[in-house]
């Protein structure tokens, strides 16, 4: 150095859920508060998942005499969000029981 992780020793991180704050929203800060976690440290770079927007695209429903009007999923763009999805980059403690 590469690999692995134990009823070892120390330390450490915090899911849900609650308050307050920030944000349209996904979500996030900071406190309580632990469901787990050897990288649950850091980085949106690959796939994912979510949010949001649209002079865009075809469907579908609706009002109406007639959609070019309402409304809804979906797809393709933009802008975001999740590192505690999953891979990849980095950097790090303690051991070989």
């Nucleotide at each position: 150095g590469a690999c692995c992780g134990a009823u070892a020793a120390g330390a450490g991180c915090a899911a849900a859920c609650c308050a307050c704050g920030g944000g349209u929203a996904a979500c996030c800060g900071u406190g309580g508060g632990a469901c787990g976690c050897a990288a649950a440290g850091c980085c949106a770079c690959g796939g994912g998942u979510c949010g949001u927007c649209u002079u865009c695209c075809g469907g579908g429903c609706u009002u109406g005499g007639g959609a070019u009007g309402g409304c809804c999923a979906g797809g393709a763009g933009a802008c975001g969000a999740c590192a505690g999805c999953c891979g990849g980059g980095u950097u790090g403690c303690c051991g070989g029981a």
Molecule: c-di-GMP-I riboswitch aptamer
Organism: Gemmatimonadales bacterium